RNA sequence: GCGGCACGACCGCCAGGAGCGAGCCGGGGAACCACCGCAGCACUGGGGUGAAUCCGCGUCAGCGGUAGGGCCUUCUUCCCGCCCGAAUCCGUCAGCUAACCCGGUAGGUGGCAUGCGCGGAAGA
Numbered sequence: 001g002c003g004g005c006a007c008g009a010c011c012g013c014c015a016g017g018a019g020c021g022a023g024c025c026g027g028g029g030a031a032c033c034a035c036c037g038c039a040g041c042a043c044u045g046g047g048g049u050g051a052a053u054c055c056g057c058g059u060c061a062g063c064g065g066u067a068g069g070g071c072c073u074u075c076u077u078c079c080c081g082c083c084c085g086a087a088u089c090c091g092u093c094a095g096c097u098a099a100c101c102c103g104g105u106a107g108g109u110g111g112c113a114u115g116c117g118c119g120g121a122a123g124a
Base pairs, nucleotide, nucleotide: 001020002019005016008014023105024104025103026102027101028100033095045093046090047089048088049087054065055064056063057062068084069083070082071081
């Protein structure tokens, strides 16, 4: 961007929306190249997304650092300062990789309006 379908009585407008497409992003996947030898040990394998890796200490909660990343939005550089330095996926399997194939495009939070429902209080 298109839009099956669908709540709004109907028309117009508005508006929800499966799915598809564009843009952007990620993965698989030849040749060439890389890897490929011997011995020992281990197997608690290996790989992907991401800036988020690694090193000490620890009462194993955490602490101190660190590769790396961010801090106005045209981009780049310098100084100072302030932050982040997670998490997760695949499932024994994947180097690069043309053709080709697959996937993602969420979630959270705040404001306003409307509808529905529940509960409480008071009164009758």
Molecule: c-di-AMP riboswitch aptamer (ydaO/yuaA leader)
Organism: Actinoplanes sp.